[in-house]
Context: one part of a larger RNA
RNA sequence: UUGGGCGAAAGAGGCGCGCGUAGGCGGCCCGCCAGUCCAAGGGUAAUACCAGGGGGUCUCAACCCCCACGAAGCCCCCGGAACCUCCGCGGCUUGGGUCCGGUAGGGGAGGGUGGAACACCCGGUGUAGCGGUGGAAUGCGCAGAUAUCGGGUGGAACACCGGUGGCGAAGGCGGCCCUCUGGGCCGAGACCGACGCUGAGGCGCGAAAGCUGGGGGAGCGAACAGGAUUAGAUACCCUGGUAGUCCCAGCCGUAAACGAUGGACGCUAGGUGUGGGGGGACGAUCCCCCCGUGCCGCAGCCAACGCAUUAAGCGUUCCGCCUGGGGAGUACGGCCGCAAGGCUAAAACUC
Numbered sequence: 001u002u003g004g005g006c007g008a009a010a011g012a013g014g015c016g017c018g019c020g021u022a023g024g025c026g027g028c029c030c031g032c033c034a035g036u037c038c039a040a041g042g043g044u045a046a047u048a049c050c051a052g053g054g055g056g057u058c059u060c061a062a063c064c065c066c067c068a069c070g071a072a073g074c075c076c077c078c079g080g081a082a083c084c085u086c087c088g089c090g091g092c093u094u095g096g097g098u099c100c101g102g103u104a105g106g107g108g109a110g111g112g113u114g115g116a117a118c119a120c121c122c123g124g125u126g127u128a129g130c131g132g133u134g135g136a137a138u139g140c141g142c143a144g145a146u147a148u149c150g151g152g153u154g155g156a157a158c159a160c161c162g163g164u165g166g167c168g169a170a171g172g173c174g175g176c177c178c179u180c181u182g183g184g185c186c187g188a189g190a191c192c193g194a195c196g197c198u199g200a201g202g203c204g205c206g207a208a209a210g211c212u213g214g215g216g217g218a219g220c221g222a223a224c225a226g227g228a229u230u231a232g233a234u235a236c237c238c239u240g241g242u243a244g245u246c247c248c249a250g251c252c253g254u255a256a257a258c259g260a261u262g263g264a265c266g267c268u269a270g271g272u273g274u275g276g277g278g279g280g281a282c283g284a285u286c287c288c289c290c291c292g293u294g295c296c297g298c299a300g301c302c303a304a305c306g307c308a309u310u311a312a313g314c315g316u317u318c319c320g321c322c323u324g325g326g327g328a329g330u331a332c333g334g335c336c337g338c339a340a341g342g343c344u345a346a347a348a349c350u351c
Stems, first nucleotide, its partner, number of pairs: 003323004007305001016205004023198003027092003030088002034085002036081003041076004050070001052067005095195001096192004100187004107181007114158001118154008129140002166173002210251006219245002224240004262318006270296011300307002324351003333344004
């Protein structure tokens, strides 16, 4: 490379996610005939290939050499076919989109605001302990603690509702109100007319930790200190506690970034729960339809486990990735970063 694969085993789904460039692929009908195909004619240096003859070698084959001709292929010209591809400033409406009317939502950004809890400060009551543990001790307390009542200040997070539930492309998003703003779903039509899918590079977003500058700091709490435990205890437990956790601006770009399952479209039994919407003249615990989210389960798939209209089934299409274990996601080089480090990515050697 061909092939076979990528839910875990065992390498691999992706690259964490999106937008999109080139490219690849692409609905129904009509036209055209460049590609393509058919038939006839002409041309063709050398090599290889196919068919014929001869030879080389380890017997043969593969492989190699020689001879001559043909065929194929290629080129040119005339004619023809129209399934497929191209092409058409031809058409269409089912894919896609726009408009209209509804609708659910912790989707995003900014601003404001509320109560509980907690900590600290002030004041009142009050006195001898509190705290903590398996038991203790360090610690706090007669300079009045803990407890309790009143007042004030501060930061962070939002109990119940809360769900197997909702929203978002992913990361992720929960008190309440306002402003700005993205997407979805449903209903009935009208309009545009293939405008689509994917996406190498590229660009953007991207938990936590970490970094730079400035602010903030209640609680928690790496490091650190002390008390215990223990043979030891650089731990688990306890008392403290700095970075950090929070905000603004800028970096970083990773993860068990997980459904360990790339995107899109079509097809293939059902049953049951739940969120949103519509219909059945009203209503409905009922029935039907669409979209989402769970469970069970048929065919089929799978090594098994399991998956099963939310596929890991049957197909089409585009991208990414794998090719024995270790060495190693390392070295070197390059690119990126303030740094930490990230991305790309070997070999010797060894089993």